Model confidence (mean pLDDT): 83 of 100.
The RNA shown here (SAM riboswitch aptamer (S box leader)) has 94 nucleotides and comes from an Anaerolineales bacterium.
[in-house]
RNA sequence: AGUUCAUCAAGAGUGGGGGAGGGACUGGCCCGAAGAACCCACGGCAACCCUUACAGAAAACCGUAAGUAGGUGCCAAUUCCUGAAAGAUGAGCG
Numbered sequence: 001a002g003u004u005c006a007u008c009a010a011g012a013g014u015g016g017g018g019g020a021g022g023g024a025c026u027g028g029c030c031c032g033a034a035g036a037a038c039c040c041a042c043g044g045c046a047a048c049c050c051u052u053a054c055a056g057a058a059a060a061c062c063g064u065a066a067g068u069a070g071g072u073g074c075c076a077a078u079u080c081c082u083g084a085a086a087g088a089u090g091a092g093c094g
Base pairs, nucleotide, nucleotide: 002093003092004091005090006089007088008087013042014041015040016039017038021031022030023029025083027081028080043075044074045073048071049070050067051066052065053064054063056061079086
């Protein structure tokens, strides 16, 4: 690379640098010089992994509740809408 499973109508941004793009792609519709991508700092959201408690099981494991120190992720618009053998994120396999 690929593959399996789960989730995607909730939630959360400021400052500095940067200087024209960005929202994956198609067609739309939007965002952007009142400053896009990207980088840095700090902050925040959430609860996939995780932690704790309780229940079940011989065990592998599994359910519920709480939590946020750690690993990711995310912080315009329902994944912005739409289409597809689509995409994104997490966890596993490879």
NCBI's taxonomy places the organism under Bacteria, Bacillati, Chloroflexota, Anaerolineae, Anaerolineales. It matches the Rfam family "SAM riboswitch aptamer (S box leader)". Rfam links the family to the GO term regulation of gene expression.